[in-house]
Context: one part of a larger RNA
RNA sequence: UGACGGGGGCCCGCACAAGCGGUGGAGCAUGUGGUUUAAUUCGAUGCAACGCGAAGAACCUUACCUACCCUUGACAUUGAUAGAAUCCUGUAGAGAUACGGGAGUGCCUUCGGGCCUUGACGACAGGUGCUGCAUGGCUGUCGUCAGCUCGUGUCGUGAGAUGUUGGGUUAAGUCCCGCAACGAGCGCAACCCUUGUCCUUAGUUGCCAGCACGUAAUGGUGGGAACUCUAAGGAGACUGCCGGUGACAAACCGGAGGAAGGUGGGGAUGACGUCAAGUCAUCAUGGCCCUUAUGGGUAGGGCUACACACGUGCUACAAUGGGCAGUACAGAGGGUCGCAAACUCGCGAGAGUGAGCUAAUCCCACAAAGCUUGUCUUAGUCCGGAUUGGAGUCUGCAACUCGACUCCAUGAAGUCGGAAUCGCUAGUAAUCGUGGAUCAGAAUGCCACGGUGAAUACGUUCCCGGGCCUUGUAAA
Numbered sequence: 001u002g003a004c005g006g007g008g009g010c011c012c013g014c015a016c017a018a019g020c021g022g023u024g025g026a027g028c029a030u031g032u033g034g035u036u037u038a039a040u041u042c043g044a045u046g047c048a049a050c051g052c053g054a055a056g057a058a059c060c061u062u063a064c065c066u067a068c069c070c071u072u073g074a075c076a077u078u079g080a081u082a083g084a085a086u087c088c089u090g091u092a093g094a095g096a097u098a099c100g101g102g103a104g105u106g107c108c109u110u111c112g113g114g115c116c117u118u119g120a121c122g123a124c125a126g127g128u129g130c131u132g133c134a135u136g137g138c139u140g141u142c143g144u145c146a147g148c149u150c151g152u153g154u155c156g157u158g159a160g161a162u163g164u165u166g167g168g169u170u171a172a173g174u175c176c177c178g179c180a181a182c183g184a185g186c187g188c189a190a191c192c193c194u195u196g197u198c199c200u201u202a203g204u205u206g207c208c209a210g211c212a213c214g215u216a217a218u219g220g221u222g223g224g225a226a227c228u229c230u231a232a233g234g235a236g237a238c239u240g241c242c243g244g245u246g247a248c249a250a251a252c253c254g255g256a257g258g259a260a261g262g263u264g265g266g267g268a269u270g271a272c273g274u275c276a277a278g279u280c281a282u283c284a285u286g287g288c289c290c291u292u293a294u295g296g297g298u299a300g301g302g303c304u305a306c307a308c309a310c311g312u313g314c315u316a317c318a319a320u321g322g323g324c325a326g327u328a329c330a331g332a333g334g335g336u337c338g339c340a341a342a343c344u345c346g347c348g349a350g351a352g353u354g355a356g357c358u359a360a361u362c363c364c365a366c367a368a369a370g371c372u373u374g375u376c377u378u379a380g381u382c383c384g385g386a387u388u389g390g391a392g393u394c395u396g397c398a399a400c401u402c403g404a405c406u407c408c409a410u411g412a413a414g415u416c417g418g419a420a421u422c423g424c425u426a427g428u429a430a431u432c433g434u435g436g437a438u439c440a441g442a443a444u445g446c447c448a449c450g451g452u453g454a455a456u457a458c459g460u461u462c463c464c465g466g467g468c469c470u471u472g473u474a475a476a
Stems, first nucleotide, its partner, number of pairs: 001476001004472002007470007015460002019424005026315008034306002042053002064301007073124001077123003082117002086103007106115003126290002129288003135284002137279003140275001142273001147186006153162003166177003192267004197235007207224002211222003238261001241255005317417001321376002325372003333364003338357002343352003383414001388409007430452007
């Protein structure tokens, strides 16, 4: 000087408390451990691994296993040889591949050659092999916590201290005052994006108040530029104004006006550093190792196993509900290898046909909870939907291992969950649907979007984490 304390003081945080909803019990989905296996590829392991890398394992992916093959190699550079490339096709084989048949004799050119292919050879290629404790880069975490430092000066023999401590204040080392300190840097804040109000400009594909036309109906048409909206530019909020408190300060409390008030809400933004944290399997890279194999190709299998244990979720156990019928209101996205209307067929998943749309134009696309009638009456039920049998649809060379969906039948556990434990302070929790990435197909995951819309916070004694000052101890 730091670190630590079941030392002290001050302060903060969904940290506790006050509340609301869960998890832990059930079934299923998914990840992990374990076990099994020829293989169940590898990594991630308290918080900060476990719906994580993986924004999507039937083949491919794929790194694993088995079998069959190749050895200058699937790929790159270089040298010498020959030749168009390429297309069609036969036989053997699981295929890779091997052996043939036929068509075809090129394109550019500065006439040197280049593009492409073939066989032989060496230099070499190749390695998702090891080491994240040799590394770069990237990332997590403490933590969006308010801290971390420097120059000069001063003090101290020195390590160092001071500044950065103190009195107030703040979300903040934020600001004010004081002070052997005076200044400065990285952080804080602001500048950026978005949302909330208004104005100006613009007016199609969007809009329709007033005026006409027209329709069964619809901005459908003429027209309009008001409104909504779209998207560019501005205005607006600064403790600016008033009162009080305060040290005449910083600031705090209340009020006015205002769409918004004291950081208005949200996002992006992560200081010096810590954990030899994570990643050699994104990539790059030192060293080591393999080189007829630890490299490369193919087929099939595996990553999907299953006594069990844990994490994260979905669906429920019902009447604030289930089922039937009618009916209303979003936002944000995506679409030409695509989205697909309308019509016809099918109980349905879907099929046929195909208008329109490179999209404020057309389509995906009916939002659902909600509201209104009548039904069920507390039951393992008209709750719940697992499991299984049968029949199908779609994608795709191909759904056996191992896809999703539909219909008929079947109708398991489950009656609110022990100890324990998690999230959340407002348009939040809870609940309800919608879209997207990946993607041929395959979400209860992830990312985004809107609809409905709460309860509670006395307070800081305690639990957890953190910041500042101070103290004690041994150790670094």
A computed fold for a 476-nucleotide part of an RNA from an uncultured prokaryote, annotated as small-subunit ribosomal RNA, 3' major domain. Its Rfam family is "Bacterial small subunit ribosomal RNA".